Predicted 3D model of a 138-nucleotide RNA (c-di-AMP riboswitch aptamer (ydaO/yuaA leader)) from a Fimbriimonadaceae bacterium.
Formats: sequence, C1' cells, structure tokens
RNA sequence: GGGGCGCCUACGCCGAGUGCCGUUGGGGAAACGGCAGCGGGGGACCCACUGAAAGGGGUGAACUCUUCAGCGAUGAAGAGCGGGUAGUUCUUGGCCCGAACCCGACAGCUAACCUCGCAGGCGGAUGCAAGGACCAGG
Repeated sequence: GGGGCGCCUACGCCGAGUGCCGUUGGGGAAACGGCAGCGGGGGACCCACUGAAAGGGGUGAACUCUUCAGCGAUGAAGAGCGGGUAGUUCUUGGCCCGAACCCGACAGCUAACCUCGCAGGCGGAUGCAAGGACCAGG
C1' cells in the first nucleotide's frame, strides 16, 4: 500500500408497525392503562353472486402461463405481471425480490356498530442512474 473478515457511529432502507401521558419499578428495561396517528378484520338496506363436489377465507408485492425433469412435493428455463431501490411523483433503464404466516367449515360489497395490530428484519459513509414536473433550501 492492497485485499478479506468482524464490531460500531452519524445516517438510512423494507414494513401499518409511530408520538405523547399516567401507574408499577431504587433507576432503567419492561408490563398495564389512556389519548392521538397509521394499518387490518368482521358487519345492513341497495347492488353483486347463484346447484353440488373437488372445501372456503385472511394479511402480504409475493402471482399467472408455457416447456423440460419428477410418482409426487417440487426443481430448472422462458414469457407476462407485481414489489423494492436516500425529498415526492411520472417515464425509461440497471440491480434485487416474488416469501412466510394465520382462520378453522366460516365471512361478497357494506352505513351504524364490534374488534385486532403498531412487529420483525437489514444496510451503513455519498449511498443505482437519466429526463420532466413538484416541493424544500440557498
């Protein structure tokens, strides 16, 4: 000097998953309760749907088709589509993701109303880029 690995800070990303107050607690963490905010589920008339069976349904971007292999689960390739990528949005392109879990025979939409959640995971020193519009700053 170069490369690799590990830990960490400012800061940041995915996601609804945040802020404040009170009580308990030596203090803190945490637990419980409350307010606000964000997100989800159930739930009328009307509307929609219309036999049964192979069940059906919810959160989430996390799906569909074709081909090949396989008893199957599934794997691979391709195409389409969906999601993420440092102010917001649109177009185009690059890179990456397309999981997991839950309800338990049961749910279309749905005002009133009822009810649940506010986790978890990751990057980490200019962070993918070009153009248009907006916002903010100077």
Its mean pLDDT, the model's own confidence on a scale to 100, is 82.